[in-house]
The part of an RNA shown here (small-subunit ribosomal RNA, 3' major domain) has 469 nucleotides and comes from an uncultured bacterium. The coordinates come from a structure-prediction model, not an experiment, and the mean pLDDT is 86.
Context: one part of a larger RNA
RNA sequence: UGACGGGGGCCCGCACAAGCGGUGGAGUAUGUGGUUUAAUUCGAUGCAACGCGAAGAACCUUACCAGGACUUGACAUGUCGCGAAUUUUUAGGAAACUAAAGAGUGCCUUCGGGAGCGCGAACACAGGUGGUGCAUGGCUGUCGUCAGCUCGUGUCGUGAGAUGUUGGGUUAAGUCCCGCAACGAGCGCAACCCUCGUUUUUAGUUGCCAGCAUUAAGUUGGGCACUCUAGAGAGACUGCCGGUGAUAAACCGGAGGAAGGUGGGGAUGACGUCAAGUCAGCAUGCCCCUUACGUUCUGGGCUACACACGUACUACAAUGCUACGGACAAAGGGUCGCAAGCAUGCGAAUGCAAGCAAAUCCCAUAAACCGUGGCUCAGUUCAGACUGCAGGCUGCAACUCGCCUGCAUGAAGGCAGAAUCGCUAGUAAUCCCAGAUCAGCACGCUGGGGUGAAUACGUUCCCGGGCCU
Numbered sequence: 001u002g003a004c005g006g007g008g009g010c011c012c013g014c015a016c017a018a019g020c021g022g023u024g025g026a027g028u029a030u031g032u033g034g035u036u037u038a039a040u041u042c043g044a045u046g047c048a049a050c051g052c053g054a055a056g057a058a059c060c061u062u063a064c065c066a067g068g069a070c071u072u073g074a075c076a077u078g079u080c081g082c083g084a085a086u087u088u089u090u091a092g093g094a095a096a097c098u099a100a101a102g103a104g105u106g107c108c109u110u111c112g113g114g115a116g117c118g119c120g121a122a123c124a125c126a127g128g129u130g131g132u133g134c135a136u137g138g139c140u141g142u143c144g145u146c147a148g149c150u151c152g153u154g155u156c157g158u159g160a161g162a163u164g165u166u167g168g169g170u171u172a173a174g175u176c177c178c179g180c181a182a183c184g185a186g187c188g189c190a191a192c193c194c195u196c197g198u199u200u201u202u203a204g205u206u207g208c209c210a211g212c213a214u215u216a217a218g219u220u221g222g223g224c225a226c227u228c229u230a231g232a233g234a235g236a237c238u239g240c241c242g243g244u245g246a247u248a249a250a251c252c253g254g255a256g257g258a259a260g261g262u263g264g265g266g267a268u269g270a271c272g273u274c275a276a277g278u279c280a281g282c283a284u285g286c287c288c289c290u291u292a293c294g295u296u297c298u299g300g301g302c303u304a305c306a307c308a309c310g311u312a313c314u315a316c317a318a319u320g321c322u323a324c325g326g327a328c329a330a331a332g333g334g335u336c337g338c339a340a341g342c343a344u345g346c347g348a349a350u351g352c353a354a355g356c357a358a359a360u361c362c363c364a365u366a367a368a369c370c371g372u373g374g375c376u377c378a379g380u381u382c383a384g385a386c387u388g389c390a391g392g393c394u395g396c397a398a399c400u401c402g403c404c405u406g407c408a409u410g411a412a413g414g415c416a417g418a419a420u421c422g423c424u425a426g427u428a429a430u431c432c433c434a435g436a437u438c439a440g441c442a443c444g445c446u447g448g449g450g451u452g453a454a455u456a457c458g459u460u461c462c463c464g465g466g467c468c469u
Base pairs, nucleotide, nucleotide: 007469008468009467010466011465012464013463015459016458019423020422021421022420023419026314027313028312029311030310031309032308033307034305035304042053043052064300065299066298067297068296069295070294073125077124078123079121080120081119082118083117086103087102088101089100090099091098092097107114108113127289128288130287131286132285136283137282138278139277140276141274143272148187149186150185151184152183153182154163155162156161167178168177169176193266194265195264196263198234199233200232201231202230203229204228207224208223209222212221213220237260240254241253242252243251244250320375321374322373323372324371325370326369332363333362334361337356338355341352342351343350344349382413387408388407389406390405391404392403393402429451430450431449432448433447434446435445
């Protein structure tokens, strides 16, 4: 000077408390440990690994294993030779590939040749998801959106250093005010950026429809007032009033206002910490392999299963389940695509097919909700695992190992021990919808809207953090 203390003082945070809903018990999905295996590729491991890399393992992916092949190589540059390129058939084979037989003669040209592509030869070299994240770059997590971290000059101290940055108030904030051997400054804070909330204006199609006409229908004429769309502005600043305060900063209350004291949300992450994570995104030093640790193909594996843990989904029911009828979104996606409509099928879906490169057409009926009927507390008209049969779709191919449909089957489960997690408002809880990845496959992820609470006395205690000592 720091760090630490079951030292002290002050303060903050869903940290506790007050509440609401979960996890831990059940079944399943998924990740991990362990075990097994020819292989179950590799990494991630307290918070900050474990629905993580993976926005999607049947082949491919794929890095793993078994077997079959290749050795200038699947890929790059250079030299030489041959042949246009390209393509068909046959035989062997699991394929990769090997062997053989044909078809074919292009473009530019100074007629020598050249470009491009293929084959062959030799060598320089290629190649490596092999090792080291404790050799590294870059990127990322975390403390933490916490309020801190520093510098110049001056002053003090022999010096390490101190001061400033401490103190009195105040703030979400080293935010601001006052004081002070300090005076200033930088990185952070805040603001500037995006979005939502109010309004004005510009614009009016594919959007909208007040009045007029018209129609089954904003369908059409007409109109751009309204809604909306998307560009430009306005608006909020403690600006105004009262009180408290040191007359300050500020705080409390009020007015006006769509919005009030940071209006809500996002992006934005200081100096640094953890030799944190990543050599398997990429890049890269060094080491290692070079007829193999490289390359290729078929099949298998990553999907195993006594068990243990994490994260989810679905439930255990009557604030429910079920049948029929009825209502209201937002944000997205679509030509290798989305598909209306009609027909067939109980259905998944199939056949035909309009429209739409989309404010035009389609995906697309949102669901919870409302109305009416049934069920009456039971392992049930709850719950749906598992299994059998029959089908549909994608794809060269669903055996290992996909998703969906129908019929049948109808397991555990009676609200869950110790313990533990999230959340302070359009939040929690609950209900659907869309998208990325993607041939196919979503209970995951990312976004969108619908319905919509309870509670916070307080800071003694648990955890983490800040300042002074």

Rfam family: Bacterial small subunit ribosomal RNA. Gene Ontology terms of the family: structural constituent of ribosome and ribosome.